[in-house]
RNA sequence: GGACGAUUAGCUCAGCUGGUUAGAGCAUCGCAUUCACAUUGCGGAGGUCAUUGGUUCGAAUCCAAUAUCGUCCA
Numbered sequence: 001g002g003a004c005g006a007u008u009a010g011c012u013c014a015g016c017u018g019g020u021u022a023g024a025g026c027a028u029c030g031c032a033u034u035c036a037c038a039u040u041g042c043g044g045a046g047g048u049c050a051u052u053g054g055u056u057c058g059a060a061u062c063c064a065a066u067a068u069c070g071u072c073c074a
Base pairs, nucleotide, nucleotide: 001073002072003071004070005069006068007067010026011025012024013023019057028044029043030042031041032040050066051065052064053063054062
């Protein structure tokens, strides 16, 4: 220098062919259960979907650029 892949909650990850409200597990907070703890059950909070721009009636999803990380080639 070139090619490819990834970027979504504190962490690990789903999210199908663009369409109703962006979800799960763990973690965290509250309540119940217990003498207490653990476990279990119920509920809550937590997200500018890496950034910017474009396409579209409508974008986490499609396109382009940029940034970061990884793999490969030279």